RNA sequence: GGAGCAGGUCAGGUGGCCGCUGUUCCGCGGAAACGCGGAAGAGAGGAAAGUCCGGGCUCCAUAGGACAGGGUGCUGGGUAACGCCCAGUCCCGGUAACGGGAAGGAAAGUGCCACAGAAAGCAAACCGCCCCGGCGAGGUGUGCAUCACCUUCCGGGGUAAGGGUGAAACGGUGAGGUAAGAGCUCACCAGUCCCGCCGGUGACGGCGGGAGCUCGGCAAACCCCACCCGGAGCAAGACCGAAUAGGGGAACGUUCGAGGGCGGUCCGUCCGAGUUCCCGGGUAGGUCGCUGGACCCCGGCGGUAACGCCGGGGCUAGAUGAAUGGUCACCCUUUCUUCGGUGGUGUCCCGUGUGAACCGCCGAAGGGAUACAGAACCCGGCUUAUGAGCGGCUCCAGUA
Numbered sequence: 001g002g003a004g005c006a007g008g009u010c011a012g013g014u015g016g017c018c019g020c021u022g023u024u025c026c027g028c029g030g031a032a033a034c035g036c037g038g039a040a041g042a043g044a045g046g047a048a049a050g051u052c053c054g055g056g057c058u059c060c061a062u063a064g065g066a067c068a069g070g071g072u073g074c075u076g077g078g079u080a081a082c083g084c085c086c087a088g089u090c091c092c093g094g095u096a097a098c099g100g101g102a103a104g105g106a107a108a109g110u111g112c113c114a115c116a117g118a119a120a121g122c123a124a125a126c127c128g129c130c131c132c133g134g135c136g137a138g139g140u141g142u143g144c145a146u147c148a149c150c151u152u153c154c155g156g157g158g159u160a161a162g163g164g165u166g167a168a169a170c171g172g173u174g175a176g177g178u179a180a181g182a183g184c185u186c187a188c189c190a191g192u193c194c195c196g197c198c199g200g201u202g203a204c205g206g207c208g209g210g211a212g213c214u215c216g217g218c219a220a221a222c223c224c225c226a227c228c229c230g231g232a233g234c235a236a237g238a239c240c241g242a243a244u245a246g247g248g249g250a251a252c253g254u255u256c257g258a259g260g261g262c263g264g265u266c267c268g269u270c271c272g273a274g275u276u277c278c279c280g281g282g283u284a285g286g287u288c289g290c291u292g293g294a295c296c297c298c299g300g301c302g303g304u305a306a307c308g309c310c311g312g313g314g315c316u317a318g319a320u321g322a323a324u325g326g327u328c329a330c331c332c333u334u335u336c337u338u339c340g341g342u343g344g345u346g347u348c349c350c351g352u353g354u355g356a357a358c359c360g361c362c363g364a365a366g367g368g369a370u371a372c373a374g375a376a377c378c379c380g381g382c383u384u385a386u387g388a389g390c391g392g393c394u395c396c397a398g399u400a
Base pairs, nucleotide, nucleotide: 001396002395003394004393005392007390009388010387012331013330014329015328016327017326018325020043021042023040024039025038026037027036028035029034045372049383050382052381053380054379055378056377057233058232059231060230069229070228071227072226073225074088075087076086077085078084089103090101091100092099093098104224105223109222110221111218112217113216126163127162128159129158130157131156132155133154134153136152137151138150139149140148141147171189172188173187174186175185176184190214191213192211193210194209195208196207197206198205199204237288238287239286240285247279248278249277250276251275252274259271260270261269262268295314296313297312298311299310300309301308302307333369334368335367336366337365338364339363340362341361342360343359344358345357
């Protein structure tokens, strides 16, 4: 210098002015609820997102157990819990840093394995190879033949070495063996199963011995095994509660006139069959739930780590058509243009002093840009979106 791999960090800053939503305090009004005014202090995220897992909380259900259904699936640990995290094992990928794994059981049972191929699971035979039989055909020995051999045909059988098909074909190499062959036998290698010893909490690893045992794949097919799981969700749930219209009741009234109109009262006059009160349920609306919590920061200790314990300090949004914003100035980051200074490479012309063009650095002025994205009961995760910069590690090349 190039290519790459992982980890953690920040999410523009300060000030002025004008707003918005809570909290506290003060003043005024009010019996109170509360209203008005003022002040102080607070006011989105690393993902607030997707709503995919796990919990708290609330209501409903619930003796216990089993079935059904769903989920998880190497080991050990962490945690309130998890499908999350940490540390490992094994396998796969990468030269490496490192990354990925839905990683129990296919030697319980059932099922499936397209196309091709003889055959896809317990046996099977297309080509090939080999043996036997046939007075089948042709040829040779040979002049003849019922004998021998060769080629070919037909029939029966053996074989799984070789060819061919396929994603996948029943261990590999060599030797023996055989009619030809084959773990048929042997040596070595690979795997499986069993036994023993050693290391490890364990997954597992190492070593030794035995058995020719060689057994296809798929469980993200049914299934088997082990473990876990009651349902709904803050529109959970609790409380207060109108107006109007229903429901229940009481009183007064219907030529013995309740009540109402004629702007206040009485008289008068007109209308006139309902009027008034109480109780109860629901709705609108309101209050609580609501934010102090598996919380945040710092230090110490334990642990490889995730994390835990102890001590000190801090309070850090609670809105409900839904606040958390706007604007100005300066600064920060980055980019563009112009100008000035400076360094480097140095064309052309002229001939030994000028400097085109390009690149870099510094300064000034002016202009632009600044990601993804908005809490809604609260936490722990995962996933997805996204800007910037930091330190670390690996490989390659070069220089000293």
The RNA shown here (Bacterial RNase P class A) has 400 nucleotides and comes from a Desulfobacteraceae bacterium. The model forms 94% of the base pairs in the Rfam consensus. The organism belongs to Desulfobacteraceae, within Bacteria. The sequence is in RNAcentral, with records from ENA.